[in-house]
RNA sequence: AAGAUUGAAUAUGGUUAGUAUCAUAUAUGAUUGGAAAUAAGGUUCAAUUGUCUCUACCCCGCGCCGUAAAUGUGGGACUAUGAUAUUUUUUUUAUUUUUA
Numbered sequence: 001a002a003g004a005u006u007g008a009a010u011a012u013g014g015u016u017a018g019u020a021u022c023a024u025a026u027a028u029g030a031u032u033g034g035a036a037a038u039a040a041g042g043u044u045c046a047a048u049u050g051u052c053u054c055u056a057c058c059c060c061g062c063g064c065c066g067u068a069a070a071u072g073u074g075g076g077a078c079u080a081u082g083a084u085a086u087u088u089u090u091u092u093u094a095u096u097u098u099u100a
Stems, first nucleotide, its partner, number of pairs: 007097005013091002017087009026056001029049007041065002050057001058076006
């Protein structure tokens, strides 16, 4: 000096896992049967349905029901998928440099 090998920087395309926001789904909904409570109460079990969809399908407040068998309504997510942003894991290629 060259080669092999190694590290670093910049750029770039992927990749692992998470977070946030937005969008879609579903309206945290509808229907049915059994059981249960009663203004200090308004619940519980099961089934059907609802989603190019797994899971979930409740909580609290307020009203309303004059003691009966029936609840209405406001606010609140989770889960699935996609997009964007960001953090993170790992890697491709190119350029420059380097051999600790």
A computed fold for a 100-nucleotide RNA from a Bacilli bacterium, annotated as Purine riboswitch aptamer.
The coordinates come from a structure-prediction model, not an experiment, and the mean pLDDT is 84.
The source organism's lineage runs through Bacteria, Bacillati, Bacillota and Bacilli.
Rfam family: Purine riboswitch aptamer. A reference for the family is Batey et al. (2004), "Structure of a natural guanine-responsive riboswitch complexed with the metabolite hypoxanthine", Nature.